[in-house]
RNA sequence: AUCUGGAAAAGGCAAAACUGCAGAAAGGCAGUGACGCAAAGCUUUAGGGCCUAAAGAUUUUUAAAAUCUAUGGCAGCCAGUUGCCGAA
Numbered sequence: 001a002u003c004u005g006g007a008a009a010a011g012g013c014a015a016a017a018c019u020g021c022a023g024a025a026a027g028g029c030a031g032u033g034a035c036g037c038a039a040a041g042c043u044u045u046a047g048g049g050c051c052u053a054a055a056g057a058u059u060u061u062u063a064a065a066a067u068c069u070a071u072g073g074c075a076g077c078c079a080g081u082u083g084c085c086g087a088a
Stems, first nucleotide, its partner, number of pairs: 005085001012037002017032005035076001041081003047078002049074003056068005
């Protein structure tokens, strides 16, 4: 340096659920809490995938409803990028 995570140590993150806050929603933030995680660090204009549809568009139409669309989100889906410790 590369590969690697079956051992150890140090330290780290925190699912569901509940409470609060703002949000149209998805989802987010904070607290409690640990299902798990070797990148569960960071990046959503490298790209794919997924969630939502306020505003907008289209259609039907009396109100209203349906459909489409991300400019809204998910990095704990893949991915990109940086990186701790370490036996064989």